[in-house]
RNA sequence: AUGAUGGCAAAGGGAGAGAUUACCGCUUGGACGGUAACGCCGAAGGAGUAAACCCUUGCAAGGGUGAAUCUCUCAGGCAAAAGGACUUUUGUCGGACG
Numbered sequence: 001a002u003g004a005u006g007g008c009a010a011a012g013g014g015a016g017a018g019a020u021u022a023c024c025g026c027u028u029g030g031a032c033g034g035u036a037a038c039g040c041c042g043a044a045g046g047a048g049u050a051a052a053c054c055c056u057u058g059c060a061a062g063g064g065u066g067a068a069u070c071u072c073u074c075a076g077g078c079a080a081a082a083g084g085a086c087u088u089u090u091g092u093c094g095g096a097c098g
Base pairs, nucleotide, nucleotide: 006093007092008091009090010089011088012087013086018038020037021036022035023034024033025032039078040077041076045074046072047071048070052065053064054063055062056061
């Protein structure tokens, strides 16, 4: 000298939905940016929620904890870019098990 779950770092993969309309700015124009309106998306984040457990209580009932890729769409997003849950590989920490 085996090296699990897990943490950290790097590299990669990574979906969905209007390049909508109107106004303004820049501009020769377009592109781009901002605001507003309507239409949509769920896989940053956020919120809600099952079983189960706990508490009060004579029973019923009430309250608390409680997961998500489920639900909501506050935020975010709807060409590209950026972001992106999750995931792969490598390195490292760690040390379950043997």